[in-house]
Molecule: SAM riboswitch aptamer (S box leader)
Organism: Saprospiraceae bacterium
């Protein structure tokens, strides 16, 4: 990298280095940011995808489900993925697609 499948209105922040942006990309909006943001490092944390413990069944699952913990892989700690853009039907409301983004697997 590409492919499938899940899930995205919950949740969790100090320090230290850095020195102007940031919120993926492209437009519009908003917003946060010299009270120091992007980024990186260090701890703290949150969550429960995978691994673990312990069940359960119209039947045993080469990805089936519950519960429990939080040792391991991971991945997160501003605002719904910050809204909003295509598609459906009314004004808002709302449902679906793409896209990202994680996390399992395959290639």
């Nucleotide at each position: 990298a590409u492919u499938u499948u899940a899930u995205a209105g919950a949740g969790a922040a100090g320090g230290g280095g850095g020195g102007a942006g940031a919120g993926a990309c492209c437009g519009g909006g908003c917003u946060c940011g010299a009270c120091g943001a992007a980024c990186c490092c260090c701890u703290g944390g949150c969550a429960a995808c995978c691994g673990g413990a312990c069940g359960c069944c119209a039947a045993c699952g080469g990805c089936g489900u519950g519960u429990c913990a939080g040792c391991g892989g991971u991945g997160c700690c501003a605002a719904u993925u910050c809204c909003c853009g295509c598609c459906a039907g009314a004004u808002u409301g709302u449902g679906g697609a793409a896209a990202u983004a994680u996390a399992a697997a395959a290639u």